[in-house]
Overview
The part of an RNA shown here (large-subunit ribosomal RNA, domain I) has 492 nucleotides and comes from a metagenome.
Context: one part of a larger RNA
RNA sequence: GGCAUUUGGUGAAUGCCUUGGCAAUCAGAGGCGAAGAAGGACGUAAUACAUUGCGAAAAGCUCAGGGGAGUUAUGAAUAGGCAUUGAUCCUGAGGUAUCCGAAUGGGGAAACCCGGCCGUAAGGUCAUCAUUAUCUGAAAAGAUAGGGUAAUGAAGCGAACUGAGCGAACUGAAACAUCUAAGUAGCUCAAGGAAAGGAAAUCAACCGAGACUCCGAAAGUAGUGGCGAGCGAAAUCGGACCAGCCAAAAAAGACAUAGGGCGCAAGAAGAACAUUCUGGGAAGGAUGACCAAAGAAGGUGAUAGUCCUGUAUUUAUAAGCAAACUAUGUAAAAACGAGUAGGGCGGAGCACGAGAAAUUCUGUCUGAAGAUGGGUAGACCACUAUCCAAGGCUAAGUACUACUGAUUGACCGAUAGUGAACCAGUACCGUGAGGGAAAGGUGAAAAGCACCCCGAUAAGGGGAGUGAAAGAGAACCUGAAACCGGAUGCCU
Numbered sequence: 001g002g003c004a005u006u007u008g009g010u011g012a013a014u015g016c017c018u019u020g021g022c023a024a025u026c027a028g029a030g031g032c033g034a035a036g037a038a039g040g041a042c043g044u045a046a047u048a049c050a051u052u053g054c055g056a057a058a059a060g061c062u063c064a065g066g067g068g069a070g071u072u073a074u075g076a077a078u079a080g081g082c083a084u085u086g087a088u089c090c091u092g093a094g095g096u097a098u099c100c101g102a103a104u105g106g107g108g109a110a111a112c113c114c115g116g117c118c119g120u121a122a123g124g125u126c127a128u129c130a131u132u133a134u135c136u137g138a139a140a141a142g143a144u145a146g147g148g149u150a151a152u153g154a155a156g157c158g159a160a161c162u163g164a165g166c167g168a169a170c171u172g173a174a175a176c177a178u179c180u181a182a183g184u185a186g187c188u189c190a191a192g193g194a195a196a197g198g199a200a201a202u203c204a205a206c207c208g209a210g211a212c213u214c215c216g217a218a219a220g221u222a223g224u225g226g227c228g229a230g231c232g233a234a235a236u237c238g239g240a241c242c243a244g245c246c247a248a249a250a251a252a253g254a255c256a257u258a259g260g261g262c263g264c265a266a267g268a269a270g271a272a273c274a275u276u277c278u279g280g281g282a283a284g285g286a287u288g289a290c291c292a293a294a295g296a297a298g299g300u301g302a303u304a305g306u307c308c309u310g311u312a313u314u315u316a317u318a319a320g321c322a323a324a325c326u327a328u329g330u331a332a333a334a335a336c337g338a339g340u341a342g343g344g345c346g347g348a349g350c351a352c353g354a355g356a357a358a359u360u361c362u363g364u365c366u367g368a369a370g371a372u373g374g375g376u377a378g379a380c381c382a383c384u385a386u387c388c389a390a391g392g393c394u395a396a397g398u399a400c401u402a403c404u405g406a407u408u409g410a411c412c413g414a415u416a417g418u419g420a421a422c423c424a425g426u427a428c429c430g431u432g433a434g435g436g437a438a439a440g441g442u443g444a445a446a447a448g449c450a451c452c453c454c455g456a457u458a459a460g461g462g463g464a465g466u467g468a469a470a471g472a473g474a475a476c477c478u479g480a481a482a483c484c485g486g487a488u489g490c491c492u
Base pairs, nucleotide, nucleotide: 001491002490003489004488005487006486007485008484009483015477016441017440020412021411022409023408024407025406026405027404028403029401030400031157032156039100040099041098042055043054044053046078049075050074051073061094062093063092064091065090066089070082071081072080105114106113107112115126116125117124118123128154129153130152131151132150133149134148135147136146161192162190163189164188165187166186172179176226202209203208213240214239215238216237217236223231224230244393245392246391254330255329256328257327258326259325263321264320267315268314269313273288274287275286276285277284289306290305291295297309298308299307342366343365344364345363346362347361348360352378373388374387375386376385377384428435429434448476451463452462453461454460
């Protein structure tokens, strides 16, 4: 030095676990905001820091209800308090709520600076725009513009869903230009719990139907299409849901007020098991019982219907919120639709690319009839049929889920599952937009090793003690392999 056996170190795989995720279902809720939001800054405890809570009344104040023995949030203890004269805690209603932020007295490099007016002070108030009312009021007589005051409203944030405006490209066509992707992505505006649409100038076909929305079929059909790639209906039928109205009246709906009280938001009651064996520990084994409208689930020193929390079932509520429903009252729009229908030109939208291209919208130029009338039935004409545009409102069925509750999973189990099981959108990187981690597990219980020894008043270790186990010692469950040692045997 090699090989073999063995014993250690290192290392973190694997196994087991789950506080966290993921995907759904059924309900609720579908908004918050000048009464100052969302989101922050700074403070706040006997307390250095961080999280949580709260706001100079600052881990909290008051009241009402619940509840019944401990409590003073957590990392983590100590001191001092509070509490059956009912604390802590839970629910509801109030009070307080610094500064920034729409931020709104003016300014500003957010969390800062500087003011006016009223008030002894405490404190209050002062932005802009719109609408309404009112007082004024020019050039310029009247008027108008302008100015002042008051009231009411708006603003900003928010996941998706909705309507509208603007609107790509990659891509496909095996290249590419019409076309496609796609009216998608993206941007903007507006609104609601849904939105939009909606009671036929609709379809149909000589039979008839009877608002709208959504789903299934019709149907990948009829069509459309460099007739390429592709795009792609409708009538009709079956379902979901159903609701009709306004001008004169009625009905229905809306709003307000007064009733009404299904329910919501704390809770309460809640059955039934003992002995023995093994063991550190019984819920396991054995023996004999019991409950069950409860054998869902979780916990307890191993696997518990009968130990604990619960579960089935029953039940409660001051104040608050609150559906259906009832009564009374109240307000608004709309008077049957003309620069409209239609036409020309240019576009767009209709499944339909200008096509034989109707129907719909309109930038521009035009321009009717007026119920003895008008529109439509896919150029156009006739006949026939059917409707009545150019005013308005309308629940349900439908879409979505940031958020709340309950439940579920041939979903994950720490390189998985969210980026994040852990103080994570953190540390860190970037001027910035932005990018973005790693990191779980002692034990049943800290019982977390008193005391002694080596060592440097270390690190680390040896005893002792705790514990079932310390080869569970905090670098802590299990502890594979790579890699590095020791011992023994053999070979060189």
Notes:
RNAcentral holds the full RNA, with entries from SILVA. Its Rfam family is "Bacterial large subunit ribosomal RNA". Gene Ontology terms of the family: structural constituent of ribosome and ribosome.